Record summary: RNAcentral holds the sequence, with entries from MGnify. The RNA shown here (transfer RNA) has 73 nucleotides and comes from a marine sediment metagenome. Its Rfam family is "tRNA".

[in-house]
RNA sequence: GCCAGCGUAGCUCAGUGGUCAGAGCGACAGUUUUGUAAACUGUGGGUCGUGAGUUCGACUCUCACCGCUGGCU
Repeated sequence: GCCAGCGUAGCUCAGUGGUCAGAGCGACAGUUUUGUAAACUGUGGGUCGUGAGUUCGACUCUCACCGCUGGCU
């Protein structure tokens, strides 16, 4: 330099253009226990990488850029 993939909660990841952006783990609080752990219940936590475009409507489609990973040279 060229090609491909990925970017969504603290971490790992779902999410077929329209129901409100979600799960597990973790964090916090409560119940239980003499106490801890475990178990159960609940709460909080998000500029969906950035910018533009298409569309009545975009996490989802298109383009550019940024970052990460892999391959080729």